[in-house]
Predicted 3D model of a 71-nucleotide RNA (transfer RNA) from Triplophysa rosa. The coordinates come from a structure-prediction model, not an experiment, and the mean pLDDT is 81. The source organism's lineage runs through Eukaryota, Craniata, Vertebrata, Cobitoidei and Triplophysa. Rfam family: tRNA. On this family, see Hou, Trends Biochem Sci 1993: "The tertiary structure of tRNA and the development of the genetic code". Its family is annotated with triplet codon-amino acid adaptor activity in the Gene Ontology. About the family: Transfer RNA (tRNA) molecules are approximately 80 nucleotides in length.
């Protein structure tokens, strides 16, 4: 320096025009003489900016991190 993928909750990830979901952590109850399992209930997310669309996490484009190969 080139080609390619990935960016979504604290952390692993799923989804890919019309509601963002699961696992795990977290919080509050309820169960126990206590804790720990367990069970109910909550909170927590679409890298940045632009186009395109009646609408974009999702499609085009730039940029910014990361990964891998090549050189």
């Nucleotide at each position: 320096g080139c080609u390619g993928g990935g960016a979504u909750a604290g952390u692993u990830u799923a989804g890919g025009g019309g509601c963002a979901g699961a696992a795990u952590g977290g919080a509050u109850g309820a169960u126990u003489u206590g804790u720990a399992a367990u069970c109910a209930u909550c909170a927590g997310a679409c890298g940045c900016a632009a186009g395109u669309u009646c609408g974009a996490u999702u499609c085009u484009u730039g940029c910014u991190c990361u990964c891998a190969g090549c050189a």